The prediction has a mean pLDDT of 81. Transfer RNA from Candidatus Zambryskibacteria bacterium RIFCSPHIGHO2_01_FULL_43_60, 74 nucleotides, folded computationally. The same sequence occurs in records of 3 taxa. Lineage of the source: Bacteria > Bacteria candidate phyla > Candidatus Zambryskiibacteriota. Rfam family: tRNA. The family's RNA type in Rfam is transfer RNA.
């Protein structure tokens, strides 16, 4: 220096053009003596910046971060 991947809730992860999900954490409730399990409710995210589209989380640059591989150099 050059190629590939990868960025969604507080973790882990789904979603490949038209409604943004699910597990577990967190909160509020039932229940329980209490606690812990159960059950029931809520909260909560698409890295930035543009473009293409009637419409973007999905495509497409170019940024930032993060891994992986080559290749220089010794």
């Nucleotide at each position: 220096c050059c190629c590939c991947c990868c960025a969604u809730a507080g973790c882990u992860c789904a979603g490949u053009g038209g409604u943004a999900g699910a597990g577990c954490a967190a909160c509020g409730g039932a229940c329980u003596u209490u606690u812990a399990a159960u059950c029931c409710g809520c909260u909560g995210a698409u890295g930035g910046a543009g473009g293409u589209u009637c419409g973007a989380u999905u495509c497409c640059u170019c940024c930032u971060g993060g891994g992986g591989g080559g290749a220089c150099u010794a």